SAM riboswitch aptamer (S box leader) from a marine sediment metagenome, 123 nucleotides, folded computationally. The model forms 97% of the base pairs in the Rfam consensus.
RNA sequence: CUCAUCGAGACCGGUCGAGGGAUAGGCCCUGAGACGCCGGGGCAACCAUCGGGCCCAACCAGCCCGGAAAGGUGCCAACUCCUGCGGUGCGUUGCGGUGAUCGUGGCGACAUCGAAAGAUGAG
Numbered sequence: 001c002u003c004a005u006c007g008a009g010a011c012c013g014g015u016c017g018a019g020g021g022a023u024a025g026g027c028c029c030u031g032a033g034a035c036g037c038c039g040g041g042g043c044a045a046c047c048a049u050c051g052g053g054c055c056c057a058a059c060c061a062g063c064c065c066g067g068a069a070a071g072g073u074g075c076c077a078a079c080u081c082c083u084g085c086g087g088u089g090c091g092u093u094g095c096g097g098u099g100a101u102c103g104u105g106g107c108g109a110c111a112u113c114g115a116a117a118g119a120u121g122a123g
Base pairs, nucleotide, nucleotide: 001123002122003121004120005119006118011040012039013038014037015036019029020028021027023084024083025082026081041076042075043074046072047071049067050066051065052064053063054062080117085114086113087112088111089110090108091107092106093105094104095103096102
């Protein structure tokens, strides 16, 4: 840099001793001991592995479905904790206008879609 995924799931003990949740704001966790490290346990199924299907004359590759979990990673507070940028909807409000429908702007930690950023894996 590219691709895929990110609303599910999974905690105990020891050690240390004040911060931690990437960033800013918010909101949380934390001396009833967090974060980190070590040991054990677990979750999941990305890679590897096994079976099947599609494709092919066939093989390989590729794509799809399924199994297993002794291998390589990853993960085990809160949706990636929430928001940040943009679209749409909704709510609210200002201004303008009509007999009425309306037009236009602001705001909203409301909803939803997308982006950005981040994380993990594979290349």